Notes
The part of an RNA shown here (large-subunit ribosomal RNA, domain IV) has 349 nucleotides and comes from a Minisyncoccota bacterium.
Context: one part of a larger RNA
RNA sequence: UUCCCCAAGGAACUCGGCAAAAAAGCGGGCGUAAGUUCGCGAGAAGCCCUGCCUGUAUCUUUACGGAUACAGGCCGCAGCGAAAGUACCCCUGGCGACUGUUUAUCAAAAACACAACUCCCUGCUCAACUCGUAAGAGGAUGUAUAGGGGGUGACGCCUGACCAAUGCCGGAAGGUUAAAGAAUCGAGGUAAUUACCUAUCUCCUGAUAGGUAAUUGCUUGCGGUUCUAAGCCCCGGUCAAUGUCGGCCCUAACCCUGAGGGUCCGAAGGUAGCGCAAUUCCUUUCCGGGUAAGUUCCGGAGCGCAUGAAAGGCGUAACGACUGGGGGACUGUCUUGGGGAAGUGCCCG
Repeated sequence: UUCCCCAAGGAACUCGGCAAAAAAGCGGGCGUAAGUUCGCGAGAAGCCCUGCCUGUAUCUUUACGGAUACAGGCCGCAGCGAAAGUACCCCUGGCGACUGUUUAUCAAAAACACAACUCCCUGCUCAACUCGUAAGAGGAUGUAUAGGGGGUGACGCCUGACCAAUGCCGGAAGGUUAAAGAAUCGAGGUAAUUACCUAUCUCCUGAUAGGUAAUUGCUUGCGGUUCUAAGCCCCGGUCAAUGUCGGCCCUAACCCUGAGGGUCCGAAGGUAGCGCAAUUCCUUUCCGGGUAAGUUCCGGAGCGCAUGAAAGGCGUAACGACUGGGGGACUGUCUUGGGGAAGUGCCCG
């Protein structure tokens, strides 16, 4: 380390009956509760039989065989007489409806999925959506009883209030608002004309050059203004969209409690249910049950630190290598150890 046996007790072990043991087992007869979606529950539970010989009866595709029933008899501790293999059972909660799926290699579950319910999108010459730069492909050789996406998760009874915020949908009067473009104004550039000034030439009238001003035209990597979208502000709808669902004071002829009243705030103040719960801090709450004794368990109460209705609420037969509590049977789990068999390591010889 693996296996076997054990007086008396029998879960006192332990987080927990973990492990082990026991019962059962194959077949037949009888019998079988609550509950229930009438299918189940159920092989519920529980009780009995099982060999061999003789005889009788019945049935029989294979007939000197086989099967069943009945009667009588025989043996043993024991009759599926071996081996292998193979549900322990009952009561009662939680969760998940169920079969299924999953962390290959610490988690199989209450997690995922599921049928079912619901919301949103999609009317198809290219649906919505997904992949791809694109061509193109899937969706689909389908067409709203179809396809895609989100949530809830059989079934039963149900699913309350709130659109103030956020999201989404719809709207368009007004406000605000980009770039590009256009128009216009300014500023700059440039050309022409006119006026004036300066210089040169000059026939004294003009010409040329430069500068200043004005006008006109063209133009611009500049500036301003105007015109112009969705969006946002705004208006409305929508919660099986994200979400949210009060505080304080007083009050009934004992006390207590508060149907009721007042007040403040708010979009509305948590409805039906359930409730110390897989949620309760205080807490081993309180009452009842079970035990001699019960922080767990079951039922009830409710003052819910911090329940609550598709992040669904509450139930629910069946199901579960899920999880809590109790009981029977059984045992070396234990009181409490002992004996035996085989093997391994080390030490000694």
The prediction has a mean pLDDT of 82. It was read from a public genome assembly. Its Rfam family is "Bacterial large subunit ribosomal RNA".